[in-house]
Context: one part of a larger RNA
Molecule: large-subunit ribosomal RNA, domain I
Organism: Microtetraspora sp. NBRC 16547
RNA sequence: GGCACACGGUGGAUGCCUUGGCAUCAGGAGCCGAUGAAGGACGUGGGAGGCUGCGUUAAGCCUCGGGGAGUCGCCAACCAGACGUUGAUCCGGGGAUGUCCGAAUGGGGAAACCUAGCACCAGUCAUGUGGUGUUGCCUCCGCCUGAAUGUAUAGGGCGGUUGGUGGUAACGCGGGGAAGUGAAACAUCUCAGUACCCGUAGGAAGAGAAAACAAGAGUGAUUCCGUGAGUAGUGGUGAGCGAAAGCGGAUGAGGCUAAACCGUGCAUGUGUGAUAGCCGGCAGGCGUUGCGUGUGCGGGGUUGUGGGACCUUCUUGGAGGAUCUGCCGUUCCUCCGGGCAGUGAUAAAUCAGUGUGGUAGUCGAAGCCUCUGGGAAGGGGCGCCGUAGACCGUGAUAGCCGGGUAGGCGAAAUCAUGCUGACUGUCGGAGGGGAUCCCAAGUAGCACGGGGCUCGAGAAAUCCUGUGUGAAUCUGCCAGGACCACCUGGUAAGCCUAAAUACUCCCUGGUGACCGAUAGUGAACGAGUACCGUGAGGGAAAGGUGAAAAGCGCCCCGGUGAGGGGUCGUGAAAUAGUACCUGAAACCGUGUGCCU
Repeated sequence: GGCACACGGUGGAUGCCUUGGCAUCAGGAGCCGAUGAAGGACGUGGGAGGCUGCGUUAAGCCUCGGGGAGUCGCCAACCAGACGUUGAUCCGGGGAUGUCCGAAUGGGGAAACCUAGCACCAGUCAUGUGGUGUUGCCUCCGCCUGAAUGUAUAGGGCGGUUGGUGGUAACGCGGGGAAGUGAAACAUCUCAGUACCCGUAGGAAGAGAAAACAAGAGUGAUUCCGUGAGUAGUGGUGAGCGAAAGCGGAUGAGGCUAAACCGUGCAUGUGUGAUAGCCGGCAGGCGUUGCGUGUGCGGGGUUGUGGGACCUUCUUGGAGGAUCUGCCGUUCCUCCGGGCAGUGAUAAAUCAGUGUGGUAGUCGAAGCCUCUGGGAAGGGGCGCCGUAGACCGUGAUAGCCGGGUAGGCGAAAUCAUGCUGACUGUCGGAGGGGAUCCCAAGUAGCACGGGGCUCGAGAAAUCCUGUGUGAAUCUGCCAGGACCACCUGGUAAGCCUAAAUACUCCCUGGUGACCGAUAGUGAACGAGUACCGUGAGGGAAAGGUGAAAAGCGCCCCGGUGAGGGGUCGUGAAAUAGUACCUGAAACCGUGUGCCU
């Protein structure tokens, strides 16, 4: 020095465990904010710090409920001092306080700082000082003022505004909008209207009651799913892209305006001297009240077997009033009664009663003996409960020990939701006529240029539109894939609309042929921390004594150390001693044997 064996050291693999994650399901909730949010800074405890809570009333204050014996949060003990059956701590509902920054909003600013005006208050002899409130911008409303420029307008000022501003995981709608890639290169094409940016909203959004589809038969708003179907198509006919009708389901809901016409207010033009007009008839009376145009309001009206206006016929509860006056008739308005409906679109606010659910809780069956053991839930014996044999814990494996579970019960306050009532809104009907009027205009269409549809300009309809041009009103207009005819379907150019659908930052409960500390979230632990970077940003490592600290008294070495040793002690175990479960390998030793 090598090999072998034994015993150790180092190291932290493996096994076992789980406080933490991951995925998914069901239900809930689906916004917060100038009444100052989200997110922070700084403070706050008797005793250093971190986390949590809270805000100068600062691990808390008030009140209403629950609960019932200990309590003053965690790391985390200890000391001191307190509170509590006159009900504390704790849990829930409501309220109070809530520094400074932050949309940040009096002004400024290198966030958490600096510094003002005004009103009132405190204090001072007075000034300085302190406290409370208020003072941003935009929109809207009202009033005042007011240029070029005469009326005006722009602009300015004052007051009011529980209107906006900012945040937010995904889902929605809209405005912009790539490239890597594929085409085995690449340019049309694809990736893809994706990623990303911007705007903006809701708990969903968007769409939506046929100017739709279809095809000689019919359907009857929209949305979503399955199928149709990788079909019809499109395509350097390459790569690729890729429908619809129909059928089967989920859900189910339909409404309101514009216009014609009538009334009325305002503006404007015009109008006459007894004409126009004042609902009709008779009589009287009034005197620009008229007519045209524009505009506001009220009535009317809303449709495609075309509808409405207009004219006309018939019919309909009660009371009151009005229509210049009187009578008759007519018409209109209001109230009551009745019908229908309702805050979920068709308008919108509130209250009462009652039911259900949520936000604390509460009741809740049934086991003992013995053996082994440190310990019984294990073995043995004999029982019991079950609308409960889910699960977790307890010194090993517990239906009957504890928490629970099945099944019942429960709310002063507040929230959600259903019903009823108050309350609110609304309401004539039927037929006939076809002369007249209306039926959404810089619109439809067309030309050029684009976009979007399965559709890449193609024979290219339909849809959207930038520029230009530019109709018709029902004997009208649009569509049925150029275009024309016939036929069929519909009625554009106004608006609203629940449900079925999408998503999950968040709350509650459950589940797992999901992970088990190099895994699972980056993060099981004071983790978006330490640390790195000027910055945007990047971003760790780190779990386990024991059932219980019972966490090793005394002695010795040592620096009155660190650390170690001894005998004893604790413990089931100390080769479980806090560098602590198990403790592999590399690596380092000691002893013995053999070889050199």